Notes
A computed fold for a 541-nucleotide part of an RNA from an uncultured prokaryote, annotated as small-subunit ribosomal RNA, 5' domain. Its mean pLDDT, the model's own confidence on a scale to 100, is 84.
Context: one part of a larger RNA
RNA sequence: ACGAACGUUGGCGGCGUGGAUAAGGCAUGCAAGUCGAGCGCGAAAGCACCCUUCGGGGUGUGAGUAAAGCGGCGGACGGGGGAGUAACACGUAAUCAAGCCGCCCCCGAGACGGGGAUAACCGCGGGAAACUGUGGCUAAUACCGGAUAGUCUUGUGCGGCCGCAUGGCCGCACAUGUAAAGGUUGGGAUCCUUCGGGACCUGCCGCUCGGGGACGCGAUUGCGGCCUAUCAGCUUGUUGGCGGGGUAACGGCCCACCAAGGCGACGACGGGUAGCAGGCCUGAGAGGGUGGUCUGUCACACUGGGACUGAGACACUGCCCAGACUCCUACGGGAGGCUGCAGUCGAGAAUCUUCCGCAAUGGACGCAAGUCUGACGGAGCGACGCCGCGUGGAGGAAGGAGGCCCUCGGGUUGUAAACUCCUGUCACGGGUUAUGAAUGCCGUUGUGUUAACAGCGGGCCGGUUGACGUAAGCUCGAGAGGAAGCACCGGCUAACUCUGUGCCAGCAGCCGCGGUAAUACAGAGGGUGCGAACGUUGUUC
Numbered sequence: 001a002c003g004a005a006c007g008u009u010g011g012c013g014g015c016g017u018g019g020a021u022a023a024g025g026c027a028u029g030c031a032a033g034u035c036g037a038g039c040g041c042g043a044a045a046g047c048a049c050c051c052u053u054c055g056g057g058g059u060g061u062g063a064g065u066a067a068a069g070c071g072g073c074g075g076a077c078g079g080g081g082g083a084g085u086a087a088c089a090c091g092u093a094a095u096c097a098a099g100c101c102g103c104c105c106c107c108g109a110g111a112c113g114g115g116g117a118u119a120a121c122c123g124c125g126g127g128a129a130a131c132u133g134u135g136g137c138u139a140a141u142a143c144c145g146g147a148u149a150g151u152c153u154u155g156u157g158c159g160g161c162c163g164c165a166u167g168g169c170c171g172c173a174c175a176u177g178u179a180a181a182g183g184u185u186g187g188g189a190u191c192c193u194u195c196g197g198g199a200c201c202u203g204c205c206g207c208u209c210g211g212g213g214a215c216g217c218g219a220u221u222g223c224g225g226c227c228u229a230u231c232a233g234c235u236u237g238u239u240g241g242c243g244g245g246g247u248a249a250c251g252g253c254c255c256a257c258c259a260a261g262g263c264g265a266c267g268a269c270g271g272g273u274a275g276c277a278g279g280c281c282u283g284a285g286a287g288g289g290u291g292g293u294c295u296g297u298c299a300c301a302c303u304g305g306g307a308c309u310g311a312g313a314c315a316c317u318g319c320c321c322a323g324a325c326u327c328c329u330a331c332g333g334g335a336g337g338c339u340g341c342a343g344u345c346g347a348g349a350a351u352c353u354u355c356c357g358c359a360a361u362g363g364a365c366g367c368a369a370g371u372c373u374g375a376c377g378g379a380g381c382g383a384c385g386c387c388g389c390g391u392g393g394a395g396g397a398a399g400g401a402g403g404c405c406c407u408c409g410g411g412u413u414g415u416a417a418a419c420u421c422c423u424g425u426c427a428c429g430g431g432u433u434a435u436g437a438a439u440g441c442c443g444u445u446g447u448g449u450u451a452a453c454a455g456c457g458g459g460c461c462g463g464u465u466g467a468c469g470u471a472a473g474c475u476c477g478a479g480a481g482g483a484a485g486c487a488c489c490g491g492c493u494a495a496c497u498c499u500g501u502g503c504c505a506g507c508a509g510c511c512g513c514g515g516u517a518a519u520a521c522a523g524a525g526g527g528u529g530c531g532a533a534c535g536u537u538g539u540u541c
Base pairs, nucleotide, nucleotide: 001539002538004537005536006535007534008533011389012388013387014386015385016384017382018381024345025344026343028342029341030340033073034072035071038070039069046061047060048059049058050057051056080300082298090224091223092222093221094220095219096218099217100216104213105212106211107210108209109208110207112146114144115143121136122135123134124133125132126131152177154175155174156173157172158171159170160169161168162167182205183204184203186202187201190199191198192197226272227271228270233263234262235261238260239259240258241257243255244254245253275297276296277295278294279290280289281288282287302323303322304321305320306319325336326335327334328333353379355378356377357376361375362373363372364371365370392422393421394420395419402413403412404411405410426482428477429476430475431474432473436468440464441463442462443461445459447457448456449455485530486529487528488527489526490511491510492509496525497524498523499522500521506513507512
């Protein structure tokens, strides 16, 4: 010094911190959705009215709501633990003339005209279920041709500039290939109208191509950081070349052929151990130890393997296969993965609530309102740690009682108590008041854009939004009342006597104590040290 544990003890608060072992198994709930301003479809209960053969039926509302589906974006972030990994994994410094990048920002240009399907839905089937087959209908910002084409792609030719070897950048010409999607419950001046609306205008949100930026990622390299030689030789895609494949991209990354290389006592190869760093602990420093919480980064997601989709994954709560395990089954077949937040069993010396809230910060989606968010903000439990406060203050005897010791005179506990006078922290009861709230939204008003008083952008004023919170702060009241222990006292080392015991019982960190006067065992009185703690154990310096 500690993520500690154990023993005795335990009043309050603040801030931290808490599964170090079994990366063992998991009941239950929640942890990733969102958009109707992309699209088609579209309930029910309830309520009201009408009809009724009293069984029920119809209309309206509920409601273009719910649910499901197609489509878009997100699910690659956020959260978890550290199994594996001795490696360009990490740290640091560089390189890519060998690269990619959705959303966001800036710039340039564009969006013409068509087509065929398919879920949902309806019908008929299969299955215990999970689920699934077939026929028919339908939409789109879903899908597919055609057109247009530049500073884009590819090829050829020419020219200029430059470099770092392969080469890079810029310009011109020709050829070649490749795009798109619409939505709008903003507006109503003009036109049409089946009076619903549409065209159109303007604004907003999107779409396509190209260039640049930002953010993020990929690749390469120098150097750096464990133990072991009782591991000395290792290697055949191995080392290099030529050609190709593959990738966003270089490359034996992969393949065919050719050559026989490559690494190693400056420790290859093998074995053991381990995530790495900023940091943290210690120390005068040098160094040694360590990597929990927080931050960056890597790898992992029941075990092993694989790809699909996508800007991004070989994907924790996606898919497929194999395996182990658990569960359901009508025995044909299916379902699952807490190393998310809580919680449970197990193993262990040992580590918490199946809590509250989206009010704040941040994230996803959405024009927005908003929805979702066990991220996060909070509360709870544990003296686990650090820090602060309290358990009262002053006065009070040559000194009560009791205890202990005694040379029996006395000494000590001891101003300690009693008693007197005070104080009022914390805890308790009452009252009162902030900060975290800024935005967003609603209303008034003025301004820019516009044909427009609409919408949108930005401004002023007013209103609304708090889980924590019966909290914190402040204030009033009452009343010494509710709040002290633990270890040690032979030397090291601060603190001594009595009794018991008699090498016994026991103590012990080292030296060592105990065999009849033990300051060392046990108890007591007294003392010393720390104090809501004190000791012991473990580990590090």